The part of an RNA shown here (small-subunit ribosomal RNA, central domain) has 350 nucleotides and comes from an uncultured bacterium. The coordinates come from a structure-prediction model, not an experiment, and the mean pLDDT is 88. The full RNA is in RNAcentral, with records from Greengenes.
Context: one part of a larger RNA
Formats: sequence, C1' cells, structure tokens
RNA sequence: UUGGGCGUAAAGGGUGCGUAGGCGGUCGCGCAAGUCGGAUGUGAAAUCUUAGGGCUCAACCCUGAAACUGCAUUCGAUACUGCGUGGCUCGAGUACUGGAGAGGAGACUGGAAUUUACGGUGUAGCAGUGAAAUGCGUAGAUAUCGUAAGGAAGACCAGUGGCGAAGGCGAGUCUCUGGACAGUUACUGACGCUGAGGCACGAAGGCCAGGGGAGCAAACGGGAUUAGAUACCCCGGUAGUCCUGGCAGUAAACGGUGUACGUUUGGUGUAGGCGGAUUCGACCCCGCCUGUGCCGGAGCUAACGCGUUAAACGUACCGCCUGGGGAGUACGGUCGCAAGGCUGAAACUC
Repeated sequence: UUGGGCGUAAAGGGUGCGUAGGCGGUCGCGCAAGUCGGAUGUGAAAUCUUAGGGCUCAACCCUGAAACUGCAUUCGAUACUGCGUGGCUCGAGUACUGGAGAGGAGACUGGAAUUUACGGUGUAGCAGUGAAAUGCGUAGAUAUCGUAAGGAAGACCAGUGGCGAAGGCGAGUCUCUGGACAGUUACUGACGCUGAGGCACGAAGGCCAGGGGAGCAAACGGGAUUAGAUACCCCGGUAGUCCUGGCAGUAAACGGUGUACGUUUGGUGUAGGCGGAUUCGACCCCGCCUGUGCCGGAGCUAACGCGUUAAACGUACCGCCUGGGGAGUACGGUCGCAAGGCUGAAACUC
C1' cells in the first nucleotide's frame, strides 16, 4: 500500500464553532466535463502470447498474426454524476404562543455552623488515641449565656430528577443573557451534513500581580508507632483553597462508546409539554413528541455484554490503531514567566 479495525484486546481528538475539502432532498429543461459507444491516427523494434518454419531435438533463431489494456482527434448517446436554469416542500431555518430548568454573567440580601474577640456564670480539668504523648488550662480553659467581627460553604428540599457542547452548574431576590422543548402551522425554499488547518471554551493542581484568609491543609515543626518510619495515627501549621485581572491547557477530560441522518419487535419507571376521554373543574386513564433510566427480542459480539439513547442494519465526513519494553523518552521544531504542553523517533532488547 491493498486491507482489517477502534466499549473492555493497539486505537474516538477533552468539547464546541467553523475555513478549505469531501458528501448532499425532489421535479422539469438545457449543456455534454466525468461516463458509455463508433470511426480515424498513433501506440518503434526487441520482449510476452499465438500459428507456422529453420538448426538431428531443445535452448536459440526466422516469418506471420495477436497484443501493446494507452493517448489524441472526431462523430454520436444522455440513465447516473457534474455544470447552468426554473420550480417544489418532506431536510434545514424563521415567525407566533406557551410552560420547564443548580444553563451563563453581575449586583444585593438572609440563616445555620466553625473560629476569634469582648462581657457574664462557673471550676479543674479539656482535647486526643488502639493506648498515649506533644498541645490547651488556676494569667481561669473546656462547658454555658449574651454581644460583635470575619471568611468560606450552601443541611433538609434532593430524585440512575433538571440544565449545559464539554469542563461543569445546587440558599434567596433582582437585572442582563444563551440554548433546548411543546403547540399552531403562517413564511423562506436545500439555505444541509461533516470538518484537515484555524479560533474559542476547558476540573483539580500550578504560575504572575493585587486583595482576602474563618475552616481545612501540601511543605514544615513536634508527639507517637516502629528494627527504622523522611508514612499511616495525634497536636500545631505556611503556601494553597476564596475574590479581581492575566498565564497555563492537562485528567480514569469516561458512556473508557466521534458527529449527523435514515431504518428495525417490545415491556416498565421517571422529567417537560400537548391532545383525547371523563369531570363542575381536576386527579386517575388512553395517545403523541422530547429527554433520562431499567429489563429484554431480532440482530450483533471472542466473550462479557449492547440491544429504537445500539456495540443492530445502512450512508456521509473527521480523528486514530498496526507486537511488548525502550518511551510519550531523546533530538529538532513550536508554545509557555516557569512548571511544562504539543509534535514525536531510533539503537538495543524480548
């Protein structure tokens, strides 16, 4: 390379938006680039194939044919693709009505608890552990009551509940704002799908500058344990955790499952919405759409399992894999303040 693959064996990019590219609904008409057919020219010879022939045979050689699967010109065909043009509404989108939501940003507010300070009551312990000790306490601790300060986090509600592209989002109110869903079917008329590069977002931890600092807590100090104990346990405790601005760009960034569309038996929960039936009105009940779970049929799978939320059956596009180690290392490049990230080998070895 031809292939075969990517839930768990190697392999889905962390996620989205989107450029080039690839692919693209339906009905006409036109063109004839791809496509198909004919003709002509050319496609050197040798070689190969084949029909004969010549060396006693063969190798070898000679003659003829075929072939040279190609290219060019020209004449046609028009189903499919393409291009141009005119329509269509099922794809896609817009509008209107409506409700749901920890979706995002900013501002403000409230309560519980921890800690600290001050004041009251009160007296000898408290804290901690497997047991202890370090530690705190007669300079009055712990406990308890009151007042105040300050920071962080949001008990119950809470639910394989909801929202978001992912990361993620949970007290309340207000302001600004994104998306999805249902219903009406009014409008646009293929405006679509994917997406190399690119751009944006991206937990925790980390970095820079400024603030903040209650609790917790790397490092660090001490007490234990132990043969030792640079740990596990205990007493302290600084970065950090929080806010603002900037950087970094990783993860078991996981559903270990790329995105989009279509098709294919069911059962049972749950969230949002609509309709039907019923009712005074609802609930219950029946049906539909969207999401989220469980169980299972066909089918798939090496098995486990997946199973209309597919890992089934198909299509389009992207990313990735190709024995283990060496190694996500070295070198180079590039990005970064740094830490390091991205790209990414080989020798050697089994």